[in-house]
RNA sequence: GAAGUUCGCCAGGCAGCCGCUGGAUGCCAACGCAAAUGCGGCAUCUGGAGGAAAGUCCGGGCCCCGCAGAGCAGGAUGCCGGCUAACGGCCGGGCACUGUGAAGUGACGGAAAGUGCAACAGAAAGAUACCGCCGAUGGCUCGUCCUGACUUUGCCGCCGCAAGGCAGCAAGGUUUCCCUUGAGUGGGGAGGGGCAGUACAGGUAAGGGUGAAAUGGUGGAGUAAGAGCCCACCGCGUUUCUGGUAACAGAAAUGGCACGGCAAACCCCAUCCGGGGCAAGGCCAAAUAGGGGAGCAUUGGCGUGGCUCGCGUCGCUCCCGGGUAGGCUGCUAGAGGCCGUUGGCAACAACGAUCCCAGAGGAAUGGCUGCCCACGACAGAACCCGGCUUAUCGGCGAACUUCCCAC
Numbered sequence: 001g002a003a004g005u006u007c008g009c010c011a012g013g014c015a016g017c018c019g020c021u022g023g024a025u026g027c028c029a030a031c032g033c034a035a036a037u038g039c040g041g042c043a044u045c046u047g048g049a050g051g052a053a054a055g056u057c058c059g060g061g062c063c064c065c066g067c068a069g070a071g072c073a074g075g076a077u078g079c080c081g082g083c084u085a086a087c088g089g090c091c092g093g094g095c096a097c098u099g100u101g102a103a104g105u106g107a108c109g110g111a112a113a114g115u116g117c118a119a120c121a122g123a124a125a126g127a128u129a130c131c132g133c134c135g136a137u138g139g140c141u142c143g144u145c146c147u148g149a150c151u152u153u154g155c156c157g158c159c160g161c162a163a164g165g166c167a168g169c170a171a172g173g174u175u176u177c178c179c180u181u182g183a184g185u186g187g188g189g190a191g192g193g194g195c196a197g198u199a200c201a202g203g204u205a206a207g208g209g210u211g212a213a214a215u216g217g218u219g220g221a222g223u224a225a226g227a228g229c230c231c232a233c234c235g236c237g238u239u240u241c242u243g244g245u246a247a248c249a250g251a252a253a254u255g256g257c258a259c260g261g262c263a264a265a266c267c268c269c270a271u272c273c274g275g276g277g278c279a280a281g282g283c284c285a286a287a288u289a290g291g292g293g294a295g296c297a298u299u300g301g302c303g304u305g306g307c308u309c310g311c312g313u314c315g316c317u318c319c320c321g322g323g324u325a326g327g328c329u330g331c332u333a334g335a336g337g338c339c340g341u342u343g344g345c346a347a348c349a350a351c352g353a354u355c356c357c358a359g360a361g362g363a364a365u366g367g368c369u370g371c372c373c374a375c376g377a378c379a380g381a382a383c384c385c386g387g388c389u390u391a392u393c394g395g396c397g398a399a400c401u402u403c404c405c406a407c
Base pairs, nucleotide, nucleotide: 001403002402003401004400005399006398007397008396009395010394012372013371014370015369016368017367018366020048021047022046023045024044025043026042027041028040032039033038050378054389055388057387058386059385060384061383062277063276064275065274069309070308071307072306074273075272076271077270078269079093080092081091082090083089094108095106096105097104098103109268110267114266115265116262117261130208131207132204133203134202137201138200139198140197141196143195144194145193146192147191148175149174150173151172152171153170154169155168157166158165159164177189178188179187216234217233218232219231220230235257236255237254238253239252240251241250242249243248281329282328283327284326291320292319293318294317295316296315300314301313302312303311336355337354339352340351341350342349343348
């Protein structure tokens, strides 16, 4: 200097004039309703939309429901430890994956309880042989070469303490497989052995092909060729030890080792869940038709999601028709904010001090002018709070990572 990662803050500013609205104080003189301190009006002071106010996705506060009790069904969450009112949130850690890295993401319990799924391709998808390899063994080629049996000596190999035994080779001797001959004399054959070919039977799953995935991986030895068949290392399982609260990590021993993947498939396991909602609810005033019809009825109906039991109660359900929809409240002082101290890696907690920071009600902050500038995006509370997700112009700050250059 360039490119990134994570965290925090701001969200146009200043001035003037007029306007809107909450609160406090004073007045009602003027205007309208009223006759009360009211609604309302006037004056002064003061407050007045967000980081997401959005989505309505989670969790609650609060309110209502005589069951909210028990269970089933249903739903949600899913590594470990902590924070919190609680959560599906946050913080820290573990493991896996991505990235050179700072970091990011995770629907992260269980596949040996069971069921199910994986199209097509491929021989075969949880259990195989398409191509290929082999020719040890059996068969075939009457291919080719040699040859029977017994005995003696020598050599040599193996077993054995030795004695000795077995196999092979060489030399010599003998005649006892069949035919032939006077005759192991000659030839041939039987039988036997070796070699070669073939690839029928057989062996193989190492190599190749198909596929997202092919029956643990690499190397070696072995084999006819191969294969955890065997060995070493890795992986996997089991056991033990060490560290850690734990998830987990490491080490050692042992076992040739189960047939892998998917549970954001059904399922199993653990934990949690009553329902409905400010249009909740409460008060006041006013008006109407305590009208008409149908059904159930103690073996029943009703009681804030479904079903069963329990409990409570004696009425309940549906249709047609009529009246009212006005005012007040709930409504903002809170699981509140800022600051400091202590504890904690942190989320956060405790203590101290200080502040009040929107409450409209068909819905309030608008219009004009001037200046500055970062030239203003996404965008407006409606009972409140803690989160998550989505949208988004631009500026400021901090820490960290990578690359280039110079010293």
This is a predicted structure of a 407-nucleotide RNA (Bacterial RNase P class A) from a Rhodocyclales bacterium. Taxonomically the source falls in Rhodocyclales (Bacteria, Pseudomonadati, Pseudomonadota, Betaproteobacteria). Of the family's consensus pairs, 95% are formed in the model. RNAcentral holds the sequence, with entries from ENA. Rfam family: Bacterial RNase P class A. Rfam classes the family as a ribozyme. It is recorded under the gene name rnpB.